[in-house]
Context: one part of a larger RNA
RNA sequence: UUGGGCCUAAAGCGUCCGUAGCCGGUUAUGUAAAUCUUUUGUGAAAGUGUUGGGCCUAACUCAACAAAUGGCAGAAGACACUGCAUAACUAGAGACCGGGAGGAGUCAGAGGUAUUCAGGGGGGAGCGGUAAAAUGCAUUAAUCCCUUGAGGACCACCUAUGGCGAAGGCAUCUGACCAGAACGGAUCUGACGGUGAGGGACGAAAGCCAGGGGAGCGAACCGGAUUAGAUACCCGAGUAGUCCUGGCCGUAAACGCUGUGAGCAAGGUGUUGUACAUUCUACAUGGAUGUACAGUGUCGAAAUGAAGAUGUUAAGCUCAACGCCUGGGAAGUACGGUCGCAAGGCUGAAACUU
Numbered sequence: 001u002u003g004g005g006c007c008u009a010a011a012g013c014g015u016c017c018g019u020a021g022c023c024g025g026u027u028a029u030g031u032a033a034a035u036c037u038u039u040u041g042u043g044a045a046a047g048u049g050u051u052g053g054g055c056c057u058a059a060c061u062c063a064a065c066a067a068a069u070g071g072c073a074g075a076a077g078a079c080a081c082u083g084c085a086u087a088a089c090u091a092g093a094g095a096c097c098g099g100g101a102g103g104a105g106u107c108a109g110a111g112g113u114a115u116u117c118a119g120g121g122g123g124g125a126g127c128g129g130u131a132a133a134a135u136g137c138a139u140u141a142a143u144c145c146c147u148u149g150a151g152g153a154c155c156a157c158c159u160a161u162g163g164c165g166a167a168g169g170c171a172u173c174u175g176a177c178c179a180g181a182a183c184g185g186a187u188c189u190g191a192c193g194g195u196g197a198g199g200g201a202c203g204a205a206a207g208c209c210a211g212g213g214g215a216g217c218g219a220a221c222c223g224g225a226u227u228a229g230a231u232a233c234c235c236g237a238g239u240a241g242u243c244c245u246g247g248c249c250g251u252a253a254a255c256g257c258u259g260u261g262a263g264c265a266a267g268g269u270g271u272u273g274u275a276c277a278u279u280c281u282a283c284a285u286g287g288a289u290g291u292a293c294a295g296u297g298u299c300g301a302a303a304u305g306a307a308g309a310u311g312u313u314a315a316g317c318u319c320a321a322c323g324c325c326u327g328g329g330a331a332g333u334a335c336g337g338u339c340g341c342a343a344g345g346c347u348g349a350a351a352c353u354u
Stems, first nucleotide, its partner, number of pairs: 004325003007308002012322001014202004021195003025089007033082001035078008048066007092192001093189003096185003105177006111155002116150007126137002163170002207248006216242002222236003260320005267299014303310002327354003336347004
C1' cells in the first nucleotide's frame, strides 16, 4: 500500500469535554480552484510493432512509418457533483417559555433502630462458641432482665428486568445552592453540526502524606481447633484500614467483555416520565382505556452470524471521523523516556523457544 477484522477466537481508550485535521442539511446566483472535453508545445536516443534493406542465414544492424510515453506547461470550452463567494431557508443543532419526574451533585441542620461501652437497680453460676471442642469471658458478680447516658458507623420496611448520572457511581428526613435530561409550545437564532491525533477534566476499592476520629467489622500478627502437615478453611482476640477534612495515586471482570454520531428497515407484550383524547368517579396532583414522543425490559419477522445468539436500545442495511488487532510463550517483562512521596502507572521490545 491492498485486503480482513474488534460480544464470546487477537482486538473499542474507564468515561466525557475539546485543539488541529477529516467529514458535513435545503435552495438560488456567481466563480471556475478541483473535475471533464478539445487543442498546442514538450515528453532525447536506444527499446516495441509493421514493411523493406545489409552481413550466406539467424542473432545483430540500417531506413521509413506506426504505436506508446500515465506527466508538466500554455490556450479555448463545459459546469452536474466538490470547493470558494454572496443571498436566503428550517427538517440538524441550539436558545426561550410552561407544568411535571428523578437515590444526579455540593453544603448545612434534624432523626431512626441496632451493636458496643459506661452508671444505677434486679438476679446468682455459668456464659460464649462449634460438626464436636478448646482457647476466651465470669464470685473484683459475667451471660440474662429493667432504666439512664456516651460514642462512632449505617440508613431496615418502601425496593422494583423501577429512577437519576458521561462513566465511576447515587437511597432516612428537611432546607439552601447548583447541573442535566424528557415532554409540550402558534416563540427565537439560522448549519452555529459530527468525530476527534495531541491536550484537559472526572474517575470504585485498595494504597500513600498531614491532621482528626475509632462503635462494629477487620488484612497483618497472636492464641484454640482440624490435619500426616495446616504458614488455610472453623473458633477466640486484634493492629493498620474502613469514617471525616485537605492533598496524592489513576488502576479494576472500570463488563452490555458490544466506542461515538446520523439515516433506513415487520411487529407483539410489560414498565417509567410527559402530552393529548375518551370514559368512570369519593372531584383529587384520582382510576381505566387508547394514541404519540422519550427511556428501560422481554419475545420475535426479515436480515446477520461459525454457532451461541443479536434483532428499531442490532451483532441488520449504509455513511462520517477516531481507537485498536495480526499465532502461543518469553512479557505487559527488559532498556530508554515520562509521571508519582512511595507503591507503582503510561509508553513498550528483542534474543531464545514452540
A computed fold for a 354-nucleotide part of an RNA from a metagenome, annotated as small-subunit ribosomal RNA, central domain. The RNAcentral record of the full RNA draws on SILVA. The coordinates come from a structure-prediction model, not an experiment, and the mean pLDDT is 88. Its Rfam family is "Bacterial small subunit ribosomal RNA". Gene Ontology terms of the family: structural constituent of ribosome and ribosome.